[in-house]
């Protein structure tokens, strides 16, 4: 220095063909018990790393970047 991977919810990861961002685990109420774990039901919680481009429309394409892991030297 050069080369690949990775980046979405508090954690661990889905997202197929560009078309209303999703689930496990956590949380918050509620219901079940005499109460605790535990079960059920709802709800909440996302500038999808950043900044630009393409495109009617990007979490998916394009380029730059910032961070992490990795190989090469």
């Nucleotide at each position: 220095g050069g080369g690949g991977c990775u980046g979405u919810a508090g954690c661990u990861c889905a997202g197929u063909u560009g078309g209303u961002a999703g689930a496990g685990c956590g949380g918050u109420u509620g219901c079940a018990u005499g109460g605790c774990a535990u079960g059920c039901a709802a709800c909440a919680g996302g500038u999808c790393g950043u900044c630009g481009g393409u495109u009617c429309g990007a979490g998916a394409c394009c380029g730059a970047u910032c961070a992490g892991c990795u190989c090469c030297a």